Context: one part of a larger RNA
Formats: sequence, C1' cells, structure tokens
RNA sequence: GAUUGAACGCUGGCGGCAGGCCUAACACAUGCAAGUCGAGCGGUAACACAGAGGAGCUUGCUCCUUGGGUGACGAGCGGCGGACGGGUGAGUAAUGCCUGGGGAUCUGCCCGAUAGAGGGGGAUAACUACGGGAAACUGUAGCUAAUACCGCAUAAUGUCUACGGACCAAAGUGGGGGCUCUUCGGACCUCAUGCUAUCGGAUGAACCCAGGUGGGAUUAGCUAGUUGGUGAGGUAACGGCCCACCAAGGCGACGAUGGAUAGCCGGCCUGAGAGGGUGAACGGCCACAAGGGGACUGAGACACGGCCCUUACUCCUACGGGAGGCAGCAGUGGGGAAUAUUGGACAAUGGGCCACAAGCCUGAUCCAGCAAUUCUGUGUGCACGAUGAAGGUCUUCGGAUUGUAAAGUGCUUUCAGUUGGGAAGAAGAAAGUGACGGUACCAACAGAAGAAGCGACGGCUAAAUACGUGCCAGCAGCCGCGGUAAUACGUAUGUCGCAAGCGUUAUCC
Repeated sequence: GAUUGAACGCUGGCGGCAGGCCUAACACAUGCAAGUCGAGCGGUAACACAGAGGAGCUUGCUCCUUGGGUGACGAGCGGCGGACGGGUGAGUAAUGCCUGGGGAUCUGCCCGAUAGAGGGGGAUAACUACGGGAAACUGUAGCUAAUACCGCAUAAUGUCUACGGACCAAAGUGGGGGCUCUUCGGACCUCAUGCUAUCGGAUGAACCCAGGUGGGAUUAGCUAGUUGGUGAGGUAACGGCCCACCAAGGCGACGAUGGAUAGCCGGCCUGAGAGGGUGAACGGCCACAAGGGGACUGAGACACGGCCCUUACUCCUACGGGAGGCAGCAGUGGGGAAUAUUGGACAAUGGGCCACAAGCCUGAUCCAGCAAUUCUGUGUGCACGAUGAAGGUCUUCGGAUUGUAAAGUGCUUUCAGUUGGGAAGAAGAAAGUGACGGUACCAACAGAAGAAGCGACGGCUAAAUACGUGCCAGCAGCCGCGGUAAUACGUAUGUCGCAAGCGUUAUCC
C1' cells in the first nucleotide's frame, strides 16, 4: 500500500447494488415452513342450492323439518408428493473432493416403439353397537366400496434353462353419442386420460481404477477377514461385502500405523509473476438433522418437520402412563467485541398435487423493515464582494494571520419537503390478474433555505505557534518525548490529510 461477513470510539444528509451469529452442531415459548386429487372409492360432519312436507300470512316472501339430487366437502380407504426445495459444517485426511478413465448395474414421472387390457373371488377402514383409559390412544362384534388386495386365463424380442422346456401382468374413470339391445343402471361406439408387459432413449443414481488434494518422525513398524484362492450366500450390480475350507500372505522412510488439525472445489484476497493466504455471499459435490444404533416403505431414504430401540434433557399426568426435537422462516434465553422483523404477497420465477384444468399448497422465491456493514453515486450551494469590518490567535506593538472568509448584492434549486399526474415488470384473440406501490419516473411550488465531521502536525510523514504542566500528569507504531523557555503531554489558534465518514484494534498478502 492493498484486503475484510468485521468490531470499538467520535460523527452522521439522501439514493442505488450487495451482504448481515465468524462465538454455544447451546437450550428453545409461540406462529407458520408439504401438501394435493371427489375425473380412484364408500360416503355426507360443516356450508350453499334444487326438490318434498309443514307453519305464519303482507299471496310471494319469511321460518321450521326433511333432503347426496347438485355445487362442494370434515374425517376415512386409495394414489402421487413428503428422497425436491430450505438449513448447518459437527464429523471426515479419505467410504470425501478435483481431474481423467472404466464396466458388473438400477432409474418413478418424461419421450419413441411393439403387444395387451379376458373372467372371477375374499376382505377391510369409514360407519353402527358395546367397552377400556386421566390422556395419548385402543379392544370386541357387525355392515360396506374401490385405480386397495388375491387367484384363474392369456405370454414374448422378458426371466430361468439340463436347450427338452418351465414361469411371470393388468383398472378403470370422465366427456360426447345416431343405429341396435336393455333389468332403464347401462351395454355398445367414439374421444381423452389412466393401467400391464417388453425394447430403446433421456435424466438421475450406485460402483471401480489412476493421479492430485495440509502439518508433525520428540509417532517406525502395522495387519488375522488380515492378503489371495475355491465354493456357497447376499446385492440393482463387481467385490472378504458375508460365511466355510485352503494357502501365508498384504502395507511401510516414495512415510505405513497411531495422534493433533480440517468439509472439498469453481472461486475470493494479495502479488508484475511465480507464489502465499483463504473457502462468508453465489454455483457444484459431500456429510449431518438433540447423542448413538436399526431397519420399514418406496423408483429413489437407512429418511431435518416418518417409524422403532436406547441415552441425556424438557413438558403433561388421575402416578398406571404419555408427549417433544428451529443446523427451515421469524422470534426468545444464553454465549459473545459482534450480526436484523414473531412483516407483506404468491403479482413474477420455480416446485408439489391435479386433467402440466380451474384451483389449492409453497417462510423456495419476490418484496418491504432494521443497522453507514461493504462498494458506489450525489448533496451540504454559485458568482461578485476590501472599510482587508468585528471577534479570535500571535506579535519585535509597527503589524501579521484567520481572509473573499463573513456581512452585503445578484443568481440557482440537485437532494430532502409539499401538491398533482403516474408506469414497465402481465406472460402471442380479447378480457381479467401487481405484494412491491401511489414506488420509480414526470410536472409544479417555496426558499440558501433542512444537511460536516474525524484524525494528525518531533523524524519516518503532508502540516507550528502560544499558554498550562514541570521525569508529575501524560504520549508512544519504531526511534523516543516530559526533571521551568516541551513544534512530541493538555488546551487554544492556525495548518495538513481524508471526507458521510474518519481514526483505532484485529486479520491476510
């Protein structure tokens, strides 16, 4: 000199862009953050409307009862999504990451293609009845549906194969409709969508290899499923991945093993570069979800807002037993030098469900709020103005300086303010749809009006005098100042530097 997710001190006009718990992966009150589909199903708790019955009477209104027929829809069965999106960096020195390769794999939704979609069955929730329990919840009996579940049929380019053969599937729903049939529900036809099997693609994921990816030898030997083989098991798949048997191997000064530290990268900072440092924000990968372990479901998890066990902690309890997990967004306590609102909206972008309908959900996201936290823009006026006013400071008492500075005269109105107008962002017929926001922007109005500080002045280092103090009080980055004339302490005036900031501390080059 340059840097920062900074903090502290003094000061502080406005705007734009960006960033904002680096510490306790400490504990969390409260609200929200993942639902959706009635075009899968039985249905009808709530709301609304037809229809039916009744009452009042003003004779066309009000009220009561009923009412799955309809719009819809609580709870339930079923499907898809809760493996994405969001957070954090504890662990991890290699099961990670980066770069380049590889073959023994899987892949819901999506795209292309070939076939199929026949005929049956038994349950169960909801519901009803009776119970248990303080609650969480739960038992017995009975009823019922499906795109829920299970046989049968069909079966290849699918799987297995001893090559003879064997084995494996499915589901409907909605819109429209002439003839024909009808038990008046429909069958049937057609369109849309969904379903089953297989092949290919795309996307995503898993695995293997090589090289690279910090420091210490005051860590030198490490290893028994250990290293390899055969066979069997297991997996989507290769493999000591697991097991039985056999052999005795495997790694290591090119640093094994053990210990301490650490998420990795694109990047970022610095530097002419080589290099050094770093890994906030944004993007990719990994790991984790109170600590530890486990599997289930599923195309995908060993699953942040799922399940089970255990531990610690917190809460409820009728003491028998239960409930919980902010490293999601806000917010609270605590820790700390230190880091924000319990805000608005789904208008845009994107995601889930759905019929990639309407719509619903979305603390992702888009916005607003807070604090000069960073970077950046802009203002705090401009011109003239010498009796060089007054005041201040210094003085050799002549004057010098502050200083064209002020006053005064003329002018302008950015920004802030008030008033009026007022967007784009909205998305391919039209119409409708904006949280931000009456925001940006435009016009008008008034008046210099509302807007400057901080640090330094001995040398390094730009900028000096006076007074006070008297090795005291104090200063200090280094050298060093201060013991009675201190340009070095404190104050004042002047000056220098930077400026809505300026200094200090920390930090890296």
A computed fold for a 509-nucleotide part of an RNA from an uncultured bacterium, annotated as small-subunit ribosomal RNA, 5' domain. Rfam family: Bacterial small subunit ribosomal RNA. Rfam links the family to the GO terms ribosome and structural constituent of ribosome. The prediction has a mean pLDDT of 87.